[in-house]
Context: one part of a larger RNA
């Protein structure tokens, strides 16, 4: 890992509701008793009426166009009284009363117990451990060889002594070298599912000592021992192990076993030693009471409002200017001084241009409330209310707003919607984007989106644009373009425009100044006159300065539009990402883009025809009616299937039961039936009562492979 078997809402007590049954002013229990028949008040305490009206169902009478209607009565129901009690001077208010209970069984839920199953780390008690290891006690054992050469002692020299120097001797040391034995374990951060839950290789450290080892002994769990690391105390140590308390507890984690049908959530608010959880409300579901309205729609009317926008009338901010004031302040000028003048700032006012979530003289659209009329739903039961059961209180996306930086797959709120719990079609592929809400079929029509091929449907059609493979995507800026199309306006033009070509472009003069020089062209000043068709005291290149080449300007030639400034469409540049690559691909000059037209394709949408279920009527397995009935997680409700035991009735079986294997058939499903083989003795079924009743998951348990 596979297969088989096992494996999780149970029992008792008690309470509530519902269902069903017995009896009933009583029910129950062997009995004592329990429940009911009186409540209110904290308590002392006090202590209940057979009222009136409305009115559903039903009933009765009358009418009827047979659908029903009118009147009366009217259990239950509602309203108002009346009564009891508490508070209060009172008014009044709260609770209660107008007679139905009780016992058993079943189901669901609550509570207490193990309480659906599995799972802690822990806590406490009583015992067992020092054959591992820690330190200690008693008795023992072990350490090749070599090196250094302390104290002490002796000799010699010097010497009076003390002593100094040298040479011998000596053999100290937690001394040195050392794979002696033995002990340890530094690096390779070597090998290693292994011989090994700490070993192996090589390297390394100690090796006469606070050394190493053997045998025996004693110290025990909040205790020991510890040259102290919270180390060690039998592969266990910030409190050992075993058994018990014990099925400890767990708001946490995992698991929790057959089917179909109806409905179908929440991720919000309040509170909590509350934030991984509860509880109340909101949202879901089942049942009941009740008896006529209800609404998420449309229209109009009447109210409410201070947002978007706008505005500057207030509060503040703020551009430019005018006028007036200026006690004080800054700067400047005049004056001997007093003072005067100009200006800045300030104050007031006028004109002008602006800004605001915490400004408003104003002010929408949407929205909210109430009502009218339609529409839709409703006696096949509306509103409203009561009772049982929940789940849920981690949410997320998009659109429109607030915050942030008009950042975030950001964040916190509001409104709507979808995903969550939603399948199908489209967007190549995609939780929430677009279309659309899936009972089962057959056929048709459309939606979004598409119609060259992949690929269902137009190589459809009309008019433009693009030449960039732009584009064929739901995504790219400022700034640029003599790319091209459209459009608006100004100016020049047969008295000849614009461009081209052929000519001229002169003289005073090298203007004056400056300068080494300055001659149109370094710089400063001026920028005149003449001849002219025209020619600047010069637009650029050039020279040291001249020269030289252009230009402005003019004529001729040519002969029809030219030129300038804007606006719009498509296109181009701007344009950068990591292995080679993406319009989904092929490919396309339309099969691209813009504006139209007509067709077609395309979904579980819509329509038609059938079928099933649902809800309702009902003479209840028949028959009929209905619709905006039929997706669905958590969850509520309803009905079934299978296994097994007992009782009772019916049946099958050695002419072959159950079980197992296999084939065929039936049911919406769980499932059921028959034939054949094997097998060799029990089994099927109606009704009733029970259950240690359904496995694929729990790092599930046991066994086998």
């Nucleotide at each position: 890992g596979g297969c088989a078997g096992g494996g999780a809402g149970u029992g008792c007590a008690u309470g509530a509701a519902u269902g069903c049954g017995g009896u009933a002013a009583c029910c129950u229990g062997a009995g004592a008793g329990g429940g009911g028949a009186a409540g209110c008040g904290a308590a002392a305490g006090c202590a209940a009426u057979u009222g009136u009206c409305c009115g559903c169902a039903g009933c009765a009478u009358c009418c009827u166009u047979c659908g029903g209607g009118a009147u009366g009565u009217g259990a239950g129901g509602g309203a108002c009284g009346u009564g009891g009690u508490a508070u209060g001077c009172a008014a009044a208010u709260g609770c209660c009363a107008u007679g139905a209970a009780u016992c058993a069984c079943a189901u669901u839920c609550g509570u207490g117990c193990u309480a659906c199953c599995u799972g802690a780390a822990a806590c406490c008690a009583a015992g067992c451990g020092a054959u591992c290891u820690a330190a200690c006690c008693c008795g023992g054992a072990g350490c090749a060889g070599g090196a250094c050469g302390a104290a002490g002692u002796c000799c010699u020299a010097c010497a009076c002594c003390a002593g100094u120097a040298g040479g011998a001797u000596g053999g100290a040391g937690g001394u040195c070298c050392g794979c002696u034995a033995g002990a340890g374990u530094u690096g390779c951060u070597g090998g290693g599912c292994u011989c090994a839950a700490c070993c192996c290789g090589u390297u390394c450290u100690c090796g006469u000592g606070a050394c190493u080892c053997c045998g025996g002994g004693a110290u025990a769990g909040g205790g020991g021992u510890g040259a102290a690391a919270a180390g060690c105390u039998a592969a266990u140590c910030g409190a050992g192990c075993u058994u018990g308390g014990u099925a400890a507890u767990a708001g946490c984690a995992g698991g929790u076993u057959c089917c179909u049908c109806u409905c179908g959530a929440g991720a919000u608010g309040g509170c909590c030693c509350c934030u991984a959880g509860g509880u109340c409300a909101g949202c879901c579901u089942g049942g009941c009471u009740a008896g006529a309205g209800a609404g998420a729609g449309a229209u109009c009317a009447u109210g409410g409002g201070g947002u978007a926008g706008a505005g500057c009338a207030c509060u503040g901010a703020u551009u430019a200017g005018g006028u007036a004031g200026c006690c004080c302040g800054g700067a400047g000028g005049c004056g001997a001084a007093a003072g005067c003048c100009u200006u800045c700032a300030c104050u007031a006012u006028c004109u002008u241009g602006u800004c605001a979530a915490a400004c408003u003289c104003c002010g929408a659209a949407u929205c909210c409330a109430u009502g009218u009329u339609c529409c839709u739903c409703g006696u096949a039961g509306a509103a409203a209310g009561c009772c049982g059961g929940a789940g849920a209180u981690g949410g997320g996306g998009u659109u429109g707003g607030g915050g942030g930086g008009u950042a975030a797959g950001c964040u916190c709120c509001c409104a709507a919607u979808c995903c969550g719990a939603a399948a199908g079609g489209g967007a190549a592929a995609g939780a929430a984007c677009c279309c659309c809400g899936c009972u089962u079929g057959u056929g048709g029509u459309u939606a979004a989106g598409g119609c060259c091929c992949c690929u269902a449907a137009g190589u459809a059609u009309u008019g433009g644009c693009u030449a960039a493979g732009u584009g064929u995507a739901a995504a790219u800026a400022a700034a640029g373009g003599c790319g091209u199309u459209u459009u608006a306006g100004g100016c020049c033009c047969g008295a000849g425009a614009c461009a081209g070509u052929g000519a001229g472009a002169a003289g005073g003069u090298u203007a004056g100044c400056u300068u080494a020089g300055a001659a149109g062209c370094a710089g400063c000043u001026a920028c005149c006159c003449u001849c002219u068709a025209a020619g600047g005291a010069g637009u650029g290149c050039g020279u040291a300065a001249c020269a030289g080449c252009c230009c402005a300007c003019u004529c001729a030639u040519u002969g029809a539009g030219g030129u300038c400034u804007g606006a719009a469409g498509c296109c181009c540049u701007g344009a950068a990402a990591a292995u080679g690559g993406a319009c989904g691909g092929g490919a396309c000059u339309a099969a691209g883009c813009c504006a139209g037209u007509c067709g077609c394709c395309g979904a579980u949408a819509c329509c038609a025809c059938a079928a099933u279920a649902c809800u309702c009527c009902a003479a209840a397995u028949a028959g009929g009616a209905g619709a905006u009935u039929a997706g669905g997680u958590a969850g509520a409700g309803a009905g079934g299937u299978a296994c097994u035991u007992u009782g009772u009735g019916g049946g099958a079986g050695c002419a072959g039961a159950a079980g197992c294997c296999u084939u065929u058939c039936c049911u919406u499903a769980a499932g059921g039936a028959a034939g054949g083989g094997u097998g060799g003795a029990u089994c099927c079924u109606g009704c009733a009562a029970g259950g240690a009743u359904a496995a694929g998951a729990a790092u599930c348990c046991u066994g086998c492979c």